[in-house]
Context: one part of a larger RNA
RNA sequence: UCUUCGUUAAGGAACUCGGCAAAAAAGCGGCCGUAAGUUCGCAAUAAGGCCUGCCCUUCGUAAGAAGGGCCGCAGCUAAAGUAUCUCUGGCGACUGUUUACCAAAAACACAGCUCCCUGCUAACUCGUAAGAGGAUGUAUAGGGGGUGACGCCUGACCGAUGCGAGAAGGUUAACGGUGGGGGUGAUAUGCAGCAAUGUGUAUUACUCACUACCCGAAGCCCUCGUCAAUGUCGGCGGUAACUAUAACCGUCCAAAGGUAGCGCAAUUCCUUUUCAGGUAAGUUCUGAAGCGCAUGAAAGGCGUAACGAUCGGAGAACUGUCUCAACGAAGAGCUCG
Numbered sequence: 001u002c003u004u005c006g007u008u009a010a011g012g013a014a015c016u017c018g019g020c021a022a023a024a025a026a027g028c029g030g031c032c033g034u035a036a037g038u039u040c041g042c043a044a045u046a047a048g049g050c051c052u053g054c055c056c057u058u059c060g061u062a063a064g065a066a067g068g069g070c071c072g073c074a075g076c077u078a079a080a081g082u083a084u085c086u087c088u089g090g091c092g093a094c095u096g097u098u099u100a101c102c103a104a105a106a107a108c109a110c111a112g113c114u115c116c117c118u119g120c121u122a123a124c125u126c127g128u129a130a131g132a133g134g135a136u137g138u139a140u141a142g143g144g145g146g147u148g149a150c151g152c153c154u155g156a157c158c159g160a161u162g163c164g165a166g167a168a169g170g171u172u173a174a175c176g177g178u179g180g181g182g183g184u185g186a187u188a189u190g191c192a193g194c195a196a197u198g199u200g201u202a203u204u205a206c207u208c209a210c211u212a213c214c215c216g217a218a219g220c221c222c223u224c225g226u227c228a229a230u231g232u233c234g235g236c237g238g239u240a241a242c243u244a245u246a247a248c249c250g251u252c253c254a255a256a257g258g259u260a261g262c263g264c265a266a267u268u269c270c271u272u273u274u275c276a277g278g279u280a281a282g283u284u285c286u287g288a289a290g291c292g293c294a295u296g297a298a299a300g301g302c303g304u305a306a307c308g309a310u311c312g313g314a315g316a317a318c319u320g321u322c323u324c325a326a327c328g329a330a331g332a333g334c335u336c337g
């Protein structure tokens, strides 16, 4: 010096991002006592208080209980909820689950709610298929999506996208059909040529990445419905007898212009917003305010008792976290032997 321990005057979180870590405090049992809130179960072992010995009296069979007095206020022994308590916010209802080896959470799940599909050879999933699961089930069943206990609720918009239903009309493929055109062959025949042959015409057969028309389904266009489907939910100007503000009016646009709630929020840039509270002093915290840069209703909105190794704020108690360090013990490095 380091490591691991022990003790500590006075103060008591002044440490620090933060009481992190560590320590301290608290602690079984018995008796008493126990608030707000609440889904009446809880909260709750809430909180908080008491417990020694000896003698006497009364009651009692006893254990013991009640009352009074005395000594002492010291010592000895020993155990126990091994994350103390209270107040207050955010998030998630809860018990659960998770990144084996940096994340345990507000993430996932969940019961409950809701939408869609499925009539059984079900939908759906696996498999080329046979077949299997679904299910030896049958719509109070099964599959899929979303939300996430409970309470109060869940507003407007179907213009766009999706989905469902519809079928009058428009558009629309291949195939097929008809005609034209091109190519090749055959037959008949005309013309040119001595001939081979060339070149026309007609008929016919085959054929063609040629062409026109006819026929031609779904789809799309079209019509309607549907938002707990994907989604969206305005701007400008003016106006009241102080001022300010605007219940009100005008105008433009839109499918409709954000309702109830909540709100500087896990969302607020400006921002340490403003006011109030707490502190001597508070970018955090709590309560309010609101033109919300850029909240908002099952990507649910707002509450909520209980719960949480969750994340903030405050207090009590407590302490070597600190003021500020000291002493003691053991071990190690090092030196000497």
Base pairs, nucleotide, nucleotide: 001332002331003330004329005328006327007326008325010323011322014321019318029051030050031049032048037042039149053070054069055068056067057066058065059064084316085315086314087313088312089311090310091308092307096108097107112147113146114145115144116143117142118141124133125132126131150303151302152301153300155233156232157231160230161229162226163225164224165223166222169221170220171219176214177213178212179211180210181208182207183206184205185204186203187202188201189200190199191198192197234252235251236250237249238248261295262292273289274288275287276286277285